[in-house]
RNA sequence: AGGGCCUUGGUUCAAUGGUAGAACGUUCGCCUCCAAAGCGAAAUACGCGGGUUCGAUUCCUGCAGGCCCUGCCA
Numbered sequence: 001a002g003g004g005c006c007u008u009g010g011u012u013c014a015a016u017g018g019u020a021g022a023a024c025g026u027u028c029g030c031c032u033c034c035a036a037a038g039c040g041a042a043a044u045a046c047g048c049g050g051g052u053u054c055g056a057u058u059c060c061u062g063c064a065g066g067c068c069c070u071g072c073c074a
Stems, first nucleotide, its partner, number of pairs: 001070007010024004018054001026042005047063005
C1' cells in the first nucleotide's frame, strides 16, 4: 500500500428492508426459619456521519476500532 471479514443490552449470539429477540448475568417479588434451587416480573443495545427508500440494524458510501491474508522498504 492492496484485499477480505467483523462492530447489536453487562457477556455470548440471533434477526438481513416493516414492533430489535434469546441464553447467561443484574435488580425486585413469590417460595423458604435463612439461603440455594425453582417460579414470576423489570431495567439495559443496533460504533460515528452522509446517501437511497414511504420506511434502514439490514442496501450504498466516508470515517473509527478489531481480526486475517498479500505485497513493498529496511
RNAcentral holds the sequence, with entries from ENA. A computed fold for a 74-nucleotide RNA from a Candidatus Peregrinibacteria bacterium, annotated as transfer RNA. Its Rfam family is "tRNA". The family's RNA type in Rfam is transfer RNA. The same sequence occurs in records of 2 taxa. The prediction has a mean pLDDT of 80.